[in-house]
Molecule: Fluoride riboswitch aptamer (crcB RNA motif)
Organism: Sphingomicrobium sp.
RNA sequence: CGUUAUGAAGGGAAUGGGGUCUCCCGUUUAACCGCCGAUCGGCUGAUGGCUCCUACAGGCGC
Repeated sequence: CGUUAUGAAGGGAAUGGGGUCUCCCGUUUAACCGCCGAUCGGCUGAUGGCUCCUACAGGCGC
């Protein structure tokens, strides 16, 4: 790259992992892929919510 077969205890919710809850998608071919800014450029957060761990950032103390 091509051909054939199959469709899994399923998947998703702006960067990692566990628990729990909520919502959404898989029948319209998906749900999902942050915000500000004309541009240059800038900003928040490891969560959808809660909580724990890890990483990162800030402050204080030893």